[in-house]
RNA sequence: GGGCCUGUGGUUUAGUGGUAUAAUAUUUCCUUAGCAUGGAAGGGGUCCAGGGUUCGAUUCCCUGCAGGUCCA
Repeated sequence: GGGCCUGUGGUUUAGUGGUAUAAUAUUUCCUUAGCAUGGAAGGGGUCCAGGGUUCGAUUCCCUGCAGGUCCA
């Protein structure tokens, strides 16, 4: 320098056009003499940034940024 892949709550992750799922962590409550385990409820995301297409974009297109990988 070129090709390909990835970017989603603190972390990991599902989601191929109709406003985002789960796990874990965290907060409160129940259970215990107390802790752990277990159970119930809650908060936390403008989906990497900008632009385009569309009635509507996490999703499709373009550019940029970051990371990974391969080639030279």
Molecule: transfer RNA
Organism: Ophiostoma piceae UAMH 11346